[in-house]
RNA sequence: AUGAACGUAUUGGGAGAGUCUGUAUAUUUUUUACAGCACCGAAGGAGCAAUUCUUCCCACCAGCCGGGAAGAAAAAACUCUCAGGUACCAGGACCAGUACAGGAUG
Numbered sequence: 001a002u003g004a005a006c007g008u009a010u011u012g013g014g015a016g017a018g019u020c021u022g023u024a025u026a027u028u029u030u031u032u033a034c035a036g037c038a039c040c041g042a043a044g045g046a047g048c049a050a051u052u053c054u055u056c057c058c059a060c061c062a063g064c065c066g067g068g069a070a071g072a073a074a075a076a077a078c079u080c081u082c083a084g085g086u087a088c089c090a091g092g093a094c095c096a097g098u099a100c101a102g103g104a105u106g
Base pairs, nucleotide, nucleotide: 007100008099009098010097011096012095013094018037020036021035022034023033024032038086039085040084044082045080046079047078051073052072053071054070055069056068057067058066
């Protein structure tokens, strides 16, 4: 001197699926609570593949390599639909900008 990843704040963009039915309440259109049926996946959460490691057995002159069994670790926008959501509002993974912080790299 360059100023990466990660992090914090903020701004913008941001999909899907019922303004479903019934009861009660209210400010009686809408809200809220409960029950029921039908759906969505992109808050959060959960599950797993390749692979890696460990143990046991078999084989190998010894070791590595090989085969079988058990256990552990291991991703997602995949899967599940617990939670959440299914007019507007809000929320929203993720992406981008700005600022702060950070200090990889040259």
Molecule: Glycine riboswitch aptamer
Organism: Marinococcus halotolerans DSM 16375